A computed fold for a 371-nucleotide RNA from a Thermoanaerobaculia bacterium, annotated as Bacterial RNase P class A. RNAcentral holds the sequence, with entries from ENA. It is recorded under the gene name rnpB. The prediction has a mean pLDDT of 79.
RNA sequence: GGAGUGGACCGGAGGAUCGCCGCAUCGCGAGGUGCGGAGGAAAGUCCGAACUCCGACGGGCAGCAGGCUGGAUAACGUCCAGGCGUGGCAACGCGACGGAAAGUGCCACAGAAAACAAACCGCCGAUCUGCGGCUCCGGCCGCGGAGGCAAGGGUGAAAAGGUGCGGUAAGAGCGCACCGCGUCCCGCGUGAGCGUGGGCGGCACGGAAAACCCCCUGCGGAGCAAGACCAAAUAGGGACGCGAUGGAACCGCCCGUUUCCGUUCGAGCGUCCGGGUAGGUUGCUCGACCGGCCGCGGCAACGCAGCCGGCAGAUGAAUGAUCCUCACUCCGUGAGGAGCACAGAAUUCGGCUUACAGGUCCACUCCACGC
Numbered sequence: 001g002g003a004g005u006g007g008a009c010c011g012g013a014g015g016a017u018c019g020c021c022g023c024a025u026c027g028c029g030a031g032g033u034g035c036g037g038a039g040g041a042a043a044g045u046c047c048g049a050a051c052u053c054c055g056a057c058g059g060g061c062a063g064c065a066g067g068c069u070g071g072a073u074a075a076c077g078u079c080c081a082g083g084c085g086u087g088g089c090a091a092c093g094c095g096a097c098g099g100a101a102a103g104u105g106c107c108a109c110a111g112a113a114a115a116c117a118a119a120c121c122g123c124c125g126a127u128c129u130g131c132g133g134c135u136c137c138g139g140c141c142g143c144g145g146a147g148g149c150a151a152g153g154g155u156g157a158a159a160a161g162g163u164g165c166g167g168u169a170a171g172a173g174c175g176c177a178c179c180g181c182g183u184c185c186c187g188c189g190u191g192a193g194c195g196u197g198g199g200c201g202g203c204a205c206g207g208a209a210a211a212c213c214c215c216c217u218g219c220g221g222a223g224c225a226a227g228a229c230c231a232a233a234u235a236g237g238g239a240c241g242c243g244a245u246g247g248a249a250c251c252g253c254c255c256g257u258u259u260c261c262g263u264u265c266g267a268g269c270g271u272c273c274g275g276g277u278a279g280g281u282u283g284c285u286c287g288a289c290c291g292g293c294c295g296c297g298g299c300a301a302c303g304c305a306g307c308c309g310g311c312a313g314a315u316g317a318a319u320g321a322u323c324c325u326c327a328c329u330c331c332g333u334g335a336g337g338a339g340c341a342c343a344g345a346a347u348u349c350g351g352c353u354u355a356c357a358g359g360u361c362c363a364c365u366c367c368a369c370g371c
Stems, first nucleotide, its partner, number of pairs: 001367010012326007020037007039342001043353002046351005051223004063219005068082005083097001084095004098214002103212002106207002120153002122149003127146008161179006180203001181201005186195003227282004237273006245267001246261002248258003289310005295304003328339004
């Protein structure tokens, strides 16, 4: 200098004018003054909790979720450390990472055969046998059949351990050595596991559980529109009191009329009670909280202390608009112009995931060159 890997962070600054929400304060009031007012993800609502109400003796089935080990944590499907596998030269990344000798089923196409193995090409002719030839009559040779084999070829994502030597008619873990595999012991490790430590087994177990399934562990439901309190108007309900002053028809309305209904079973009026609705209050924001500095323990996640600082609470839902200056990026010779990410609280926390213009810093790896 180039190419990368992992992590931490910023993500506009200052000012003017006009507004909005909350709290405090002054004022009889209108209103004034002061202070505070979105994020790293406030998002998706995917996990785990707090809190609240409902349900609930206990156990089981079903269903759903999780699934290497140890730790962290209030808890978790999160985080840290480690093991194994896998990708990368490496830094490092990624992993639905229990069981396929419980059972059932599946393995396209190709291929002889896809799982109690099998034989298309091929190899063999030891054994049995047919035909032909030769013969020194012992057999030998050739072409076949029965048969033997699984080394080589071929198919396939995958073909029943690999390499070598021996062995054989040809072959084959058939035998042996090494490698691999399984298992037991030993050593190391809390453990998952690891070992160029030893023994045993010729190898018995093809793949897939992101097929059903089996094993282990966990799980009651609904959510702040939870829930609690106050409580109109109107229409129902109830209690008590008064009680015919009433209702209906005729009628545009009043008077009036009809005497149809009601007056013991009570129309209507008054007072009170109760439930629900509108509306209001509360839950509501200071909590397993966040940040800085520092100490102790731990590899770390994190834990235990100390000091200082910070923290919005709306509800037809505030957090805004306009302008100026600067910063940054782009365009232009220039004056200047354009742009300035993703996105916005809604009961509250811990995580995960996803989106994000531009920029800063730290650690590490590989390559090239110089000293």